RNAcentral holds the sequence, with entries from Rfam and Ribocentre. The RNA shown here (TPP riboswitch aptamer (THI element)) has 114 nucleotides and comes from Marinobacter lutaoensis. The coordinates come from a structure-prediction model, not an experiment, and the mean pLDDT is 78. Its Rfam family is "TPP riboswitch aptamer (THI element)". About the family: Vitamin B(1) in its active form thiamin pyrophosphate (TPP) is an essential coenzyme that is synthesised by coupling of pyrimidine and thiazole moieties in bacteria. NCBI's taxonomy places the organism under Bacteria, Pseudomonadati, Pseudomonadota, Pseudomonadales, Marinobacter.
RNA sequence: CGCGUCUUGACGGGGUGCUGGUCGGGCCAGAAGGCCGAUCGGCUGAGAUUGCUUUGCAGAACCCGCGACCUGAUCCGGAUAAUACCGGCGUAGGAAAUUAAGACCCGGCACAAC
Repeated sequence: CGCGUCUUGACGGGGUGCUGGUCGGGCCAGAAGGCCGAUCGGCUGAGAUUGCUUUGCAGAACCCGCGACCUGAUCCGGAUAAUACCGGCGUAGGAAAUUAAGACCCGGCACAAC
């Protein structure tokens, strides 16, 4: 001096779940039942969150800066109480391609001493 990894900060990007019980009111329905809200749980996940003037905006936490995430997708296969759960699709098409300090590791160069 350079590659890489990690930590912290700044900046930037990102995420429309599934489900059971109880309570409440209104709407739909001939009924069974469905929908919505509150609350307590269950499943997956890093994350399923809070507030407000609620097609949205702002914030917290978390993930990512090319292995985040989105699209295809009301997709295909499997599993499940169920799902956006798992796998495929996928070397697909898009996508933020930033920066400061520090630690460690590896490599290179220069100098000094022996």